Predicted 3D model of an 84-nucleotide RNA (c-di-GMP-I-GGC riboswitch aptamer) from a Gammaproteobacteria bacterium.
RNA sequence: UAUGACAAAGGCAAACCCGCUGUGAAGCGGGGACGCAAAACCACCGGCCCUGGGUAAAAAAGCAGGGCAGCGGGGCUACCAAAG
Numbered sequence: 001u002a003u004g005a006c007a008a009a010g011g012c013a014a015a016c017c018c019g020c021u022g023u024g025a026a027g028c029g030g031g032g033a034c035g036c037a038a039a040a041c042c043a044c045c046g047g048c049c050c051u052g053g054g055u056a057a058a059a060a061a062g063c064a065g066g067g068c069a070g071c072g073g074g075g076c077u078a079c080c081a082a083a084g
Base pairs, nucleotide, nucleotide: 003081004080011036012035016031017030018029019028020027021026034070041075042074044073045072046071047068048067049066050065051064052063
């Protein structure tokens, strides 16, 4: 630098339940484990979702703001060490 064991140390925690926050997507805390070798961090690209708006009205798109890093890509940093 790369790689990732039916290994070891250590770590994270989906669904669901409870509490709080938010119009909402969702977030945070507690319980709980489906899974995870970056399931640490960053919305840069694509994607999905929410709110506003768009409309004569209803809807869709463009648009504005936001959420998801456990959707994929990318960036960046890090624990462990069998085989090759």
Taxonomically the source falls in Gammaproteobacteria (Bacteria, Pseudomonadati, Pseudomonadota).